[in-house]
RNA sequence: AGAGUUUGAUCCUGGCUCAGCGCGUACGCUGGCGGCAUGGCUAAAACAUGCAAGUCGAACGAGAACGUCCACUUCGGUGGACUAUUAAAGUGGCGAAAGGGCGAGGAAUACGUUUCUGACGUGCCCCAAGGUGAGGGAUAGCCCCGAGAAAUCGGGAGUAAUACUUCAUAAUCCCGUUGCGGAUCAAGUCGCUUCGGGCAAAGGCUUGCUGCCUUGGGAUCGGGAAACGUCCUAUCAGGUUGUUGGUGGGGUAACGGCCUACCAAGCCUACGACGGGUAGCGGGUGUGAGAGCAUGACCCGCCGCAUCGGGACUGAGACACUGCCCGGACUCCUACGGGAGGCUGCAGUAACGAAUCUUCCGCAAUGCGCGAAAGCGUGACGGAGCAAUGCCGCGUGCAGGAUGAAGCCCUUCGGGGUGUAAACUGCUGUCAGGGAAUAGGAACAAAAUGACCAUUCCCAGAGGAAGGGCCGGCUAACUUCGUGCCAGCAGCCGCGGUAAUACGAAGGGCCCGAGCGUAGCGCGGAAUUACUGGGCUUAAAGGGUGCGUAGGCUGGACCGCCAGUGCUUUGUGAAAUCCCACAGCUCAACUGUGGAACUGCUUGGCAUACUGUGGUCCUUGAGCUCGACAGAGGUCGUCGGAACUCUAGGUGUAGCGGUGAAAUGCGUAGAUAUCUAGAGGAACGCCAAAGGUGAAGACAGGCGACUGGGUCGAUGCUGACGCUGAGGCACGAAAGCGUGGGUAGCGAACGGGAUUAGAUACCCCGGUAGUCCACGCCCUAAACGAUGUGCACUAGAUUGUGGAAUCUCUGACGAUUUCACGGUCGCAGUUAAAACAAUAAGUGCACCGCCUGGGGAGUACGGUCGCAAGGCUAAAACUCAAAGGAAUUGACGGGUCCUCACACAAGCGGUGGAGCAUGUGGCUCAAUUCGAGGCAACGCGAAGAACCUUAUCCUGGGCUUGACAUGUAUGGAUUAACCUACCGAAAGGUAGGCCACACCCUUUGGGUGGAACAUACACAGGUGCUGCAUGGCUGUCGUCAGCUCGUGCUGUGAAGUGUCGCGUUAAGUCGCUUAACGAGCGAAACCCCUACCACUAGUUGCCAGCGGGUUAUGCCGGGGACUCUAGUGGGACUGCCGGUGUUAAACCGGAGGAAGGUGGGGAUGACGUCAAGUCCUCAUGGCCUUUAUGCCCAGGGCUGCACACGUGCUACAAUGGCGCGCACAGAGCGAAGCGAUACCGCAAGGUGGAGCAAAUCGCAAAAAACGCGCCUCAGUUCGGAUUGGAGUCUGCAACUCGACUCCAUGAAGUUGGAAUCGCUAGUAAUCGCGUAUCAGCUACGGCGCGGUGAAUAUGUUCCUGAGGAUUGUACACACCGCCCGUCAAGUCAUGGGAGCUGGGAGUACCCGAAGCCGCACCGAUUCAGGUGUGUCGACGGUAAGCUCGGUGACUGGGACUAAGUCGUAACAAGGUAGCCGUAGGGGAACCUGCGGCUG
Repeated sequence: AGAGUUUGAUCCUGGCUCAGCGCGUACGCUGGCGGCAUGGCUAAAACAUGCAAGUCGAACGAGAACGUCCACUUCGGUGGACUAUUAAAGUGGCGAAAGGGCGAGGAAUACGUUUCUGACGUGCCCCAAGGUGAGGGAUAGCCCCGAGAAAUCGGGAGUAAUACUUCAUAAUCCCGUUGCGGAUCAAGUCGCUUCGGGCAAAGGCUUGCUGCCUUGGGAUCGGGAAACGUCCUAUCAGGUUGUUGGUGGGGUAACGGCCUACCAAGCCUACGACGGGUAGCGGGUGUGAGAGCAUGACCCGCCGCAUCGGGACUGAGACACUGCCCGGACUCCUACGGGAGGCUGCAGUAACGAAUCUUCCGCAAUGCGCGAAAGCGUGACGGAGCAAUGCCGCGUGCAGGAUGAAGCCCUUCGGGGUGUAAACUGCUGUCAGGGAAUAGGAACAAAAUGACCAUUCCCAGAGGAAGGGCCGGCUAACUUCGUGCCAGCAGCCGCGGUAAUACGAAGGGCCCGAGCGUAGCGCGGAAUUACUGGGCUUAAAGGGUGCGUAGGCUGGACCGCCAGUGCUUUGUGAAAUCCCACAGCUCAACUGUGGAACUGCUUGGCAUACUGUGGUCCUUGAGCUCGACAGAGGUCGUCGGAACUCUAGGUGUAGCGGUGAAAUGCGUAGAUAUCUAGAGGAACGCCAAAGGUGAAGACAGGCGACUGGGUCGAUGCUGACGCUGAGGCACGAAAGCGUGGGUAGCGAACGGGAUUAGAUACCCCGGUAGUCCACGCCCUAAACGAUGUGCACUAGAUUGUGGAAUCUCUGACGAUUUCACGGUCGCAGUUAAAACAAUAAGUGCACCGCCUGGGGAGUACGGUCGCAAGGCUAAAACUCAAAGGAAUUGACGGGUCCUCACACAAGCGGUGGAGCAUGUGGCUCAAUUCGAGGCAACGCGAAGAACCUUAUCCUGGGCUUGACAUGUAUGGAUUAACCUACCGAAAGGUAGGCCACACCCUUUGGGUGGAACAUACACAGGUGCUGCAUGGCUGUCGUCAGCUCGUGCUGUGAAGUGUCGCGUUAAGUCGCUUAACGAGCGAAACCCCUACCACUAGUUGCCAGCGGGUUAUGCCGGGGACUCUAGUGGGACUGCCGGUGUUAAACCGGAGGAAGGUGGGGAUGACGUCAAGUCCUCAUGGCCUUUAUGCCCAGGGCUGCACACGUGCUACAAUGGCGCGCACAGAGCGAAGCGAUACCGCAAGGUGGAGCAAAUCGCAAAAAACGCGCCUCAGUUCGGAUUGGAGUCUGCAACUCGACUCCAUGAAGUUGGAAUCGCUAGUAAUCGCGUAUCAGCUACGGCGCGGUGAAUAUGUUCCUGAGGAUUGUACACACCGCCCGUCAAGUCAUGGGAGCUGGGAGUACCCGAAGCCGCACCGAUUCAGGUGUGUCGACGGUAAGCUCGGUGACUGGGACUAAGUCGUAACAAGGUAGCCGUAGGGGAACCUGCGGCUG
């Protein structure tokens, strides 16, 4: 000190979360020792038991228990002495008001700070002065009697005092009174003085001490008062009747409405009264850089309380924690008549709760009470115990010890990690353990005195002592296995759906360590309430606008004051704490001493700039006066023309109107159209604008009346009169409401017509409220510049409106300057950016309003306003981790622009209709194996399913180390193989026969070996799964022109620039311009084929010339000229000319040329996209299977057929069919092959076998074409399906299920609906030929080859696709996107609700305990006392309300929830632009009207 999280990425806003510190803590796991602290935060709920306040015999009377000893004894006891100045009890004194506990109440009768008390008290203590004389009568105790269960009480007799009381004496005391004086602002102060009245005492003992009384003073401790400060709430705005003040009286220690009678009507309050909620306050404590925020355990000060409520008594002091009285609740005792009690003291119990200790020891220390003292008492206190609750300290060993044991983990199988860690060797001795001794806490003159703690020495022995959390990022620390959106984790983001560093385990690691984590709370980070230190155009946030009250702020000069302010000073700010220094416990925690500090309040003094305040003056702020000027400023009245509708009449006739197209509607009863006349209401064309006016809303025909404001210019006047403005008041579009008018047009609702799947809409025809007027309400808008008002300052440029001045000779015009208002651009600056930029969103000042994550919600409740609609004010529960702003790159748009493509158009031929072939879907089946699925699956994998192929396809039969590979072990010379036989469909099985090979020794034979075989184990095998784990390969966009990089520059950044612009191209092709300059992958070129030529080479090809030969043929000799073959070169480059263009690139035209602008074709496919396709080509991770999902075999199936689709073939005919004749290719193939001549068969084919591994031989006939002939428009001499029969060939085998041939048969079909495909030239169309696969074939398919050989393109509006630019976006899984609302389901919280129910604070009335005060009576030696009664009065009761909860049938909306329903509202022009306000309507999102906004 920051970090994570909104996005594809970015910057910003903004919330959520984390890292830190702390705690009177709690919980989980773990746990060695010691020191010092701390420890019922919940039920101020209830308490058993013990203890916590006594003491004094030196105030008093009386008395002699228990115990010990002695004596006696009837053995029951009795007496005496000591104990004994005893205990227990009583009178009296002092204390009990302290100490200790707790925080319920209390928001001011409290606390804190500073003052005041001239308005007061003070026992014990100290000082000073004076006094202490003479009497009296009682009463406890005790004794007797009595009542009662008890508590306790009554009666009688009788006794003492420092108890009570009378008298005396007495002041400088008290009361009244006279006069005078001092200080003080003043006052109940002080002093002197006159007169009158009043008040005291107590003794005791040890004879010098102590007590007592009066007075004054002191000290201490208190009472009272004032100022300031002290939480939340305005959804609490008015409160108050003893209330505010006065007078008299009472009361008190004392002031005071403290109380009372009377008089007056005050007093408090937006600086928050009154009410409600919450809370002990402070010193301090935690945190924080600080300011603050939070807190008030322990310790100290103050307050309050003592079971709840009330009350007084005693006393110096109480309205009294362990006193009294009364009432209530509760508990206990009881003989039922009555009594007793109060742990919020110390322990302890039970309860509550996440949770908090011993019914301990001691008065030794410190302190307190009493006492003369010894002493006694003291759960205060000192100690111990329990608890890791916290802080601090110590230990659990130290040193050596391996190329490094074992175990465990990982592994690329080589090794690596745990790890010097262990073992092992040596050493030490803290703490705990055992033993011994004894300082100190001890201070009292001395002596005595320790509950508890502690110190020192010795002994033994590594022995008794380590865990917790975490390891995806934040955040230090990584691997394997298991699991498979399961189980689970999670503080936030988020992990888990078969390769999880995120779950669980293990190994390893990281952090801390007698602790470690978790939970909760506080502060911090959070500048996230911003005083220090934030904001408001668009992120949340400027009030709709003005006027103005309080308040805040306020121009220049001078004088005075000194309240604020500054400096200095006085007192205070308790101690403790914090900080510093030093010191004491071995250190530390802890503690002591001293200092500093306590930022505050207060006293006096000084200063006087600023603020303030009193006064005097000034003119520049503000206002006034005068003269001009502009204007849809406002209100009222009046007049006008155009248009429209209606009415009447004329002309006129069949339509009009309306739409995308229609229909509803109007019209032959005469519309629309047109003319004339009249009526009516509303709105005011052009001018008109970037225009004007107004505070805003808003304001527009002309004229008039009344009226508000503004600007300019000028002279003077007033003299700060100003700015802002909480409340308040006024105005305030549209819609809406009330009353009364008015109603032409328009037009929510409503009706009808269309559209549509529907259409409660958009479009059309009608149409009511309304729109208009008057008066009265409403008070809201995207009331917007989303920008409060005022003042000042800070570059310019340009323009409009209104005014003024100057200049040009005058004038129009113009130029310059200036003031006010309205716009545009732009610098600095600001801003997250967009942008703003003298009309600020810049720089400052003043004042007001407002904001603090999204949703819930501008909602509920409450209040208030309103006739209503509704407005204003305005939450919470709950829920999410985002919501949002600006900008960027893409993608997309039923946005725009440019460009291209057989994309359309122009053409030619098809498909879709028929039959057949083939593939697919579907259906069927025992099985119809699997894959491919818009383009980019469907004559696709398959370049060839009768068996084989062929597969977890089906049925059935078999095998199990296997059909195939490798290894190990064992066996052993038999088997296996081979032959034969049998079973069998075969595979296979069974039986029999046969018998090896090599080497060595030796040869009767034996041994060894590897292969084979058998057995067993590793393993083989899998066309099993996952193409969403993968490689490779492929398709597609697309042969489209794009995709990027380096450096530089711009931008906070994502990113941009380059790659844009202009021109050009097939092309990001090239040129020009240019903050870009270059480069790469693509394009092009390089490669192949083809078109022309040359050279070289001529066999199997060729044959012009020469020769030979044949019926004929390059047949032969020869030849290289030609064709051709196949190798090498050439040729084409916009090179040349003209034009256009920017002098460019390039384009157009032309020449030459075989070929002309990439000549034609092929190969070649950028970055990437589709989780595209393929695990069934191959390879491969993981998973699954192992007498089976492997392997072998037979048969069947993949060919199955109501149907649908794709791709083809053949046709429908005359540009044809048939017959005859006859011509011209190219490229291929051939040895298990091609197969000639010849012969047979109608033919398929057969027989046969010349030649040929092929420029030589063969396949091989090319066909269309051409010539001749027939057919003559017909289901035909078209068409050939289907079927019957007969054959041929291949093959082990043509039944399922082959092809071909012949004879016969002769179906549909006469050019094909919607729709749709291909093609731009040697192309389409048409015609044949070849070939791969292959025994044969379903080939009409695929791949090639040549023959014949067109038409059309003026073009880019439209459809499809693509490229570029731009624009909008709420999309980024990117429009197959996103997303809204109703309904249905579940869960949760909440509002209303007939009511029901509980609490709280009061009011009125009733009852009226105790008690103080008062009154009356009784009483008598005194003090007393008794009885009755009055006011007040707690508790209780009644009544009507207020307020806060709980609950409630039903009901309202809200939030959330992988895959429900209906639609499609919004985001693109979102398909009717959206949104705001209002009103009506509608299943729903919404629709429509009116006005407004541009977001």